Molecule: transfer RNA
Organism: Thermoplasmatota archaeon
């Protein structure tokens, strides 16, 4: 150099094909339960969906260039 495949809440990740109000589990925090702690049960906050343009009436989703980081092939 050429091919692919991944990035979404602090951490793992669903949504993407088929655009139409972005979920989940664990983590925090708050309350309940308890003689206390765990557990376990309820809430509550937490995302510029890598990034930059396109297209649409409306993009995490489709097109395109670019960045990371992996597998391949030369």
């Nucleotide at each position: 150099g050429g091919g692919c495949c991944a990035g979404u809440a602090g951490c793992u990740u669903a949504g993407c094909c088929u655009g139409g109000u972005g979920g989940a589990g664990c983590a925090u925090c708050c309350g309940g339960c308890u003689c206390a702690u765990a557990a376990c049960c309820g809430g509550a906050g937490g995302g510029u969906c890598g990034c930059c343009g396109g297209u649409u009436c409306g993009a995490a989703u489709c097109c395109g260039a670019c960045c990371u980081g992996g597998c391949c092939c030369a």